[in-house]
The RNA shown here (c-di-GMP-I riboswitch aptamer) has 77 nucleotides and comes from Singulisphaera sp. GP187. The coordinates come from a structure-prediction model, not an experiment, and the mean pLDDT is 87.
RNA sequence: UCCUCGAAAUGGCAAAACCGUCGCGAGGCGGUGACGCAAAGCUAUGGGCCUGUUACUCAGGUCGCCAGGCUGCCGAA
Repeated sequence: UCCUCGAAAUGGCAAAACCGUCGCGAGGCGGUGACGCAAAGCUAUGGGCCUGUUACUCAGGUCGCCAGGCUGCCGAA
């Protein structure tokens, strides 16, 4: 230095709920808030789940559902 791992430390993110706002909707954004999170950072690539559609198709959402890809702070065992 790197990989693995996750003690300590510096910090970081922000569930539900409420308020405002956008959307047909799932949901998104902002504020308050803090359930939790070692990637709860980015990515919709695969699967799952959800929404619109009578259904299929198609379109959309969810990365804090799982997995993959990319990147990152610290340095104990």
Annotation:
Lineage of the source: Bacteria > Planctomycetota > Planctomycetia > Isosphaeraceae > Singulisphaera. Its Rfam family is "c-di-GMP-I riboswitch aptamer". About the family: GEMM was predicted in a large-scale screen for bacterial structured RNA regulatory elements.